[in-house]
RNA sequence: UUUAUCCUGGCUCAGAUUGAACGCUGGCGGCAUGCUUUACACAUGCAAGUCGAACGGCAGCGGGGGCUUCGGCCUGCCGGCGAGUGGCGAACGGGUGAGUAAUGCAUCGGAACGUACCCAGUCGUGGGGGAUAACACAUCGAAAGAUGUGCUAAUACCGCAUACGUCCUGAGGGAGAAAGCGGGGGCUCGCAAGACCUCGCGCGAUUGGAGCGGCCGAUGUCGGAUUAGCUAGUUGGCAGGGUAAUGGCCUACCAAGGCAACGAUGGUUAGCUGGUCUGAGAGGAUGGCCAGCCACACUGGAACUGAGACACGGUCCAGACUCCUACGGGAGGCAGCAGUGAGGAAUCUUGCGCAAUGGGGGAAACCCUGACGCAGCAACGCCGCGUGAGUGAGGAAGGCCUUCGGGUCGUAAAGCUCUGUCAGAUGGGAAGAAAUGGGUGGGGGUGAAUAUCGUCCACCCUUGACGGUACCAUCAGAGGAAGCACCGGCUAACUCCGUGCCAGCAGCCGCGGUAAUACGGGGGGUGCAAGCGUUGUUCGGAAUCAUUGGGCGUAAAGCGCGCGCAGGCGGCUUGGUAAGUCAGAUGUGAAAGCCCUGGGCUUAACUCAGGAAGUGCAUUUGAUACUGCCUCGCUAGAGUACGGGAGAGGAAAGUGGAAUUCCUGGUGUAGAGGUGAAAUUCGUAGAUAUCAGGAGGAACACCGGUGGCGAAGGCGACUUUCUGGCCCGAUACUGACGCUCAGGCGCGAAAGCGUGGGGAGCAAACAGGAUUAGAUACCCUGGUAGUCCACGCUGUAAACGAUGUUCACUAGGUGUUGGGGGUAUUGACCCUCUCAGUGCCGUAGCUAACGCAUUAAGUGAACCGCCUGGGAAGUACGGUCGCAAGACUAAAACUCAAAGGAAUUGACGGGGACCCGCACAAGCGGUGGAGUAUGUGGUUUAAUUCGAGGCAACGCGAAGAACCUUACCUGGGCUUGACAUGCCGAUAGUACUGAGCCGAAAGGCAAGGGAUCCCACCUCGGUGGGAAGUCGGCACAGGUGCUGCAUGGCUGUCGUCAGCUCGUGCCGUGAGGUGUUAGGUUAAGUCCUGCAACGAGCGCAACCCCUGCCAUUAGUUGCCAUUUUGCCGCAAGGUGAAGGCACUCUAAUGGGACUGCCGCAGAUAAUGCGGAGGAAGGUGGGGAUGAUGUCAAGUCCUCAUGGCCUUUAUGUCCAGGGCAACACACGUACUACAGUGCCUAUUACAAUGGGAAGCGAGAUCGCAAGAUGGAGCAAAUCCCACCAAAGAUAGGCAUGGUUCGGAUUGAGGGCUGCAAUUCGCCCUCAUGAAGGCGGAAUCGCUAGUAAUCGCAGAUCAGCAUGCUGCGGUGAAUACGUUCUCGGGUCUUGUACACACCGCCCGUCAAGCCAUGGAAGCCCGCAAUACCUGAAGUCCCUUCUUGUAAGGGCCCAAGG
Repeated sequence: UUUAUCCUGGCUCAGAUUGAACGCUGGCGGCAUGCUUUACACAUGCAAGUCGAACGGCAGCGGGGGCUUCGGCCUGCCGGCGAGUGGCGAACGGGUGAGUAAUGCAUCGGAACGUACCCAGUCGUGGGGGAUAACACAUCGAAAGAUGUGCUAAUACCGCAUACGUCCUGAGGGAGAAAGCGGGGGCUCGCAAGACCUCGCGCGAUUGGAGCGGCCGAUGUCGGAUUAGCUAGUUGGCAGGGUAAUGGCCUACCAAGGCAACGAUGGUUAGCUGGUCUGAGAGGAUGGCCAGCCACACUGGAACUGAGACACGGUCCAGACUCCUACGGGAGGCAGCAGUGAGGAAUCUUGCGCAAUGGGGGAAACCCUGACGCAGCAACGCCGCGUGAGUGAGGAAGGCCUUCGGGUCGUAAAGCUCUGUCAGAUGGGAAGAAAUGGGUGGGGGUGAAUAUCGUCCACCCUUGACGGUACCAUCAGAGGAAGCACCGGCUAACUCCGUGCCAGCAGCCGCGGUAAUACGGGGGGUGCAAGCGUUGUUCGGAAUCAUUGGGCGUAAAGCGCGCGCAGGCGGCUUGGUAAGUCAGAUGUGAAAGCCCUGGGCUUAACUCAGGAAGUGCAUUUGAUACUGCCUCGCUAGAGUACGGGAGAGGAAAGUGGAAUUCCUGGUGUAGAGGUGAAAUUCGUAGAUAUCAGGAGGAACACCGGUGGCGAAGGCGACUUUCUGGCCCGAUACUGACGCUCAGGCGCGAAAGCGUGGGGAGCAAACAGGAUUAGAUACCCUGGUAGUCCACGCUGUAAACGAUGUUCACUAGGUGUUGGGGGUAUUGACCCUCUCAGUGCCGUAGCUAACGCAUUAAGUGAACCGCCUGGGAAGUACGGUCGCAAGACUAAAACUCAAAGGAAUUGACGGGGACCCGCACAAGCGGUGGAGUAUGUGGUUUAAUUCGAGGCAACGCGAAGAACCUUACCUGGGCUUGACAUGCCGAUAGUACUGAGCCGAAAGGCAAGGGAUCCCACCUCGGUGGGAAGUCGGCACAGGUGCUGCAUGGCUGUCGUCAGCUCGUGCCGUGAGGUGUUAGGUUAAGUCCUGCAACGAGCGCAACCCCUGCCAUUAGUUGCCAUUUUGCCGCAAGGUGAAGGCACUCUAAUGGGACUGCCGCAGAUAAUGCGGAGGAAGGUGGGGAUGAUGUCAAGUCCUCAUGGCCUUUAUGUCCAGGGCAACACACGUACUACAGUGCCUAUUACAAUGGGAAGCGAGAUCGCAAGAUGGAGCAAAUCCCACCAAAGAUAGGCAUGGUUCGGAUUGAGGGCUGCAAUUCGCCCUCAUGAAGGCGGAAUCGCUAGUAAUCGCAGAUCAGCAUGCUGCGGUGAAUACGUUCUCGGGUCUUGUACACACCGCCCGUCAAGCCAUGGAAGCCCGCAAUACCUGAAGUCCCUUCUUGUAAGGGCCCAAGG
C1' cells in the first nucleotide's frame, strides 16, 4: 500500500555533523580554519648556509701608512672579506599522499648491528713527505663551460714511529692512529719568529651511556571465489661472497620441497595510526587541521659522497615537456612561502620580522632561517556582545481583515523620562624581555700566576615585527547597526486577493481544471538570528544484516532425497595438567584530544597545570568449578548376538488369464462409426455384428482400504532365486563407538537425447472433417516420434506436509496397521495394558491471522541450508557440466512507491441454494409497414429562444406560440430607467388634461385649459415650510446573462422493494461480527421456535379517504309505494297540487371481518388447506402514504440564493419576423385497411363535471357550421345536454381499392378576435392519395382488468387525435419457474472497491528515458618470448700504482 483492518516490507522525514559550495542578507570582537578537483603546467622573488679562532690569499668596501707631476699610485698593515682549498651542515626543518593490502602501519616482544654532533671514563696527539685549487699565462667555445703549462698553503692528502685498550690469529704472533688553532705568561733559552709553561677549543684510539637508526618475530589491519590452485632461487641444507648486521640477500653444489578453502595466487580499491563524526551502547563512517610512522619529489633507472641518502631546492643516464642558441650545443624541475595559468561548485597576501620559540654554523659577537611569530583576505566554523531601557490608550494615523458591529498589527509608534555596550572623536597606555653581550664590584675554580679562561651573585647599559595594539579615561548622541526561512499533514505557525491542470510548488504523501490555509502577492503569525535557507557528505532513527537484537507452512526464505571426509557440538566417573577461563602484581598502552578538578584571558570559545581513563598487549604469581588434553573405570546413548513377525521395499529369471488390435476361415447383408448435430473415415473388392483358430505387444479388473513398504523419486497378476531396511520379546556382549554436515559421492517422476531392439493400444507433431467473425483450439476421423526393453546420458518438477535432520520435555479423546503381555474362553471374539507406525478432533501454548497442537508451527539443545522492497531476472556476461536441449552458479544500468500475506464489509460471477414481480410462459390487444397529428434529432435560417438525453429525454417543462405570451432575429427608440427605497436641488402657468404635427408604433414636438391637501405667520391679498406629482443629480434599480459540479427547496428513480440502523452486553489485536444468522411461516426483518444476546428506532402492517352490506339521523331543488285530487287525453298514460319520506338518492354518524367458529396438517407454535355462516374471508377492491441511501440524476427559465459577468446595455419600450422552415431519421398517438364491418332509418340506458364579460332553453332562419332572439339559472331547481355512444330493431351494401379508407386539393361559407398572409377552428359541395393487417424487433394487461364505446373538465377570445377524470359494454389465460429482465436472503470464489460499463495482458503508433550493436579510430593496464641495450655497481684482461681502454653479468627506456 486498503473501502476499512492487522501484519510483512521498502521508500520518506524530524536529530547531530562538515576543510564545504550556492541563494538572500550582513554591525563588532576573540580563537581556529582555508585547492577535497589536474602527484596539471609554472613567470618572478625568497625558502641552507656558516666558519678568517683550519688555509693560501685580497676582487670589492672602510681605515692606517708611504709616494706623488695632485690625475693618482704603492702597501693585506688593520677592520674585514668576493671567489677558492678545508671543516661542519645541507639525510633536519617545510610540502604532498601518487604509489603501497604489506618491503607499510598499530600493539607487544626479540638479537646478529650502526651511530657525526652530546655525556662519562681511559690512553694519546711524536716525527716526516709529495701534491693541488685559488692565482698567472695561453688556447677552444655563441653560451654553458673546458683544456694545457707554471707557482703555492692547510685541521686537504700520504707514509714512518708508538699501541692502554681495539681487531685478526694456526694462540707462536700479526695489523692498524692522530692536526692543529686561539688566549695569557714570571723564570730559562733564542737575533727574531718562537721554544717552554699554562688555559680553552680541536684531533686520534677505545670503553660505556643517552638519544636516534637498521633488522627479525607474533597478533591485528577493505571488498570480491563471476580470481582455486600458486611457486625453480622456488623451500631447505652445505660452502663461499656480500652487508654495520641476521638471512637465497647473491653464487655453486645437493635434496624436493614451500604456500593454500582458517582463502594461497592474480585483479579492484586504499597511505596507516593517535584520533574525528555519529550512536544509549555494541557498532557504523572517516583519517582535513594538530601529533607519530611510512612513501614520494617532472617520469623511469642508477650509483657517488657521507656517521647517516640511493638524497625535494646534489650527480649520471634515458624519456616527455618548456626555454636559450651563432644550430655545433646547452639550461630547467614550487607535492617549500607568496604568486600565475588551467581544471573546478569551490579554497587567501607575489605582506612584516627574526622581537619571541626552535634549528644550522661559529669560541663568540653574529650570520642564515617563507620553520616560526605576527599582520592581511574570507560569516568558512566555534564563541561572546550589540542594534537600546522604562513609561506610554484618544487603543492615533495608516495597512489588512470584517458577520460592517468591529477585530488586528499594538505599548507597537508618537510623546515623556533615562542609559551609554559596540562603532566614532580626543588623550593616556601595558605585558609579551628571559637571556646573550658589554661595564663595575664581589665570592669561589684552574693555574707557578694578583695574568688568561670558566663559574656564581649584585648593580648599570643593551634588544618589540605585531603596534601606539590590548586596556583605561573623557566627549557627543538613541543617534550608525536585522535579516532569512517557513505557516496542507508529518511540523510550531491563517486569512484576503490574483491565477484557473495555466503559471507554478513538491523531502514523502500530494496541491493547481473559478470560492487554492499547498501556486504568486499583501496582511498576520511561527522558528532561528549576523545569520537564515538550499544542495552535497557521514552516522542516527533502521531491531532495514539483528553479537547485544530478526526471520524461513501461506508475506522474501528448508537444498528433491540420502551417505559422508574436514569442521561444529557431545553421556556418567577417578587422577593429573593448567591451553581456554578467573584473580592479583609488574611493564607498556607517546604527546595532544575526550572526561574530572583547578588556574589564565571582563565571560565564553580558547588555553595552562594536575588527575582519571585508555575496556588492549606482554611478563609473572596463584585458583581449578566448567571446557580442552592425558589417564583409571561405568552403562542409561549407539551397536552386536538370539528368537519371532508384517510388508505393491529392490534386482533377475520364468509363468498366467481377461481385454484391445491384426491375420486366416465360417455365418451373414447394407450399412457401420462418430457427434450437441454432422462430416471426414470404413464398407457390395462384403464392413459392422457373430463363431472358431492363430499372431503380437502392453497393462495387471475384483481384493483395494486417509491400508502397507521405501531416504526421497516411487512401488500393485503369480512363482522361484538373490538382496536391503523395519518392528516386537527376553537375555548376553562391546563400552561413547554418538548427532549434524560446507566441499565431495550416490539416488533421483515425467519429458528429452544417443546406440540397438520392439511396436498391440494410446498418442505430441502432422493431415482431414466440423465449430467459429476467425479457430494454427476445445469435438470427431486418422496418425509419426514417444510410451515398452537393454545400455549410456540428462538432473529438473506445485520433486509439497509449499513445514531440514537429530534428541528431550509438555492434558486428553477416538479410529486404524503390525507385534507383545494380562483377564476370560474349548476356541475365535470382547475387555484392558504396552511398543512401533498412520489418520481425525481437541487443552495449554504459539501465530499477523488462517491455523498448528506428543507425527507441533508449543518449550529447549546441536548442526546445516536459505532470506533482506517490487520489476528488470533466475535474465545478461564469465565459468563448470552436457551430444544437444539445457542445467548449476549469478549481477548491473534503469525504473516504481509500492509489490505482498491473512482476514473484514460490500459489489460482481455465462458459482450454488431458496424466494418474489405481467419477469418469462399461457392468453387478449397493440407498436414497428400507410396517411395524418404531435414531440425529438439532423439540416436550414437573420432567428428557427431555452431546457430535458437508456430504463428514469422525446403529446416532456407547455392545463393550449396569429399580436401578447417571447426569453430569439431585424429595425426604430429610452438611459435613475418598465419596477423599489433613500438623499440633495428645482418646481404656478407646476401636477393634471391636451387639439394639432412627424412616425409603422414606441416615441418626439406642441397651441390651449389648468389645480389639490397639511402646518405656521398674517395686513385675509398672500408669504414661508411640507406632502403628492414632475424635472435634474447621487446612491442604486434591472438581467429568462454564466455556474444545478458552490446551494436551499421541490422532483424523478431503484421501489411500496423489505429492508436500514442504534444502546448495552458478548466475541475478535483490529476492520468488524453477534443481535439481523438458523428451523418453519408470511405480501412483509409478518409472526413463532431456537440461539450471547437483551432491548429499541426508522421502514412493513394498522390508524386516514373512496367504494361494496346494514342501521340511525335528516328530507329540498331529490324521491313517489300507499291515500286524496286538478288539467290534458277515447284509452293507455302524461302533467300538477295536497300529502308522505316507505324506496332510490343525498351526506353525516355508527355497525360489520377478527383466522372469531369447525375439521385436517404443523412442533401442543406461528401458520396453511378445506368448510360453515355472511353483502364481503383471510391485506375484500382502490387511493393517499415512499425507510437508510444510490444516481455530483433533473431544475439558477417557477421561487430563493453564494460567487462571477453586464450598466446609453446582456436592462427597457415598440413594429415586423421567428419559435410553424424540410432531403431525411426516431418516439408517442389518431384514423384505417373493412362484413364481429359500413351506410340509412327507428329506438333504449349513464356517470363525473362546468356555467355570470358565463351556460344559454323554447321559437324562427339556414342543407350545415351557425345566426336572430332572449325564457330560466350564481345552480340536487335552469342551461351545457328533447336523443351519450357502442347496443337493439329494420333495410341496403357481397369482397372490389369497394357505399372500405379518408389524406390532399379546388370552390363557397360560418365563428372567434384590433388583426386568421406567413400561421386558427368549423360547415357545405366537389376531389378521393397511401393503405388489402405490416421484416427484424418490441409494448401493455391477471377482473369490472384487457379490449371497445362515448361523455365531461382544466388551459382557453378562438384552437386537442394531447392531458385529467367519468361512466357503458365487457373477455381470454396463468401448466409452471428451465430460460430472459429486475429484486430479496444465505452461502462460495475474487488480483474488483470509480466496485464487471471493474480490473488487466500483449503487439502496434507517436514522443521521451536508459542501455546495446556497428565499418572503424584512439588510449590504458598486464603477461610471455625474442632483438637492441644508455648510465652505473661488481668481475675479468691489458697496463708501472692510479687513471684509462676493452670484454662480461645484470638492467631502465625502446622495438

This is a predicted structure of a 1455-nucleotide RNA (small-subunit ribosomal RNA) from uncultured bacterium UASB_TL12. Model confidence (mean pLDDT): 84 of 100. The sequence is in RNAcentral, with records from ENA. It matches the Rfam family "Bacterial small subunit ribosomal RNA".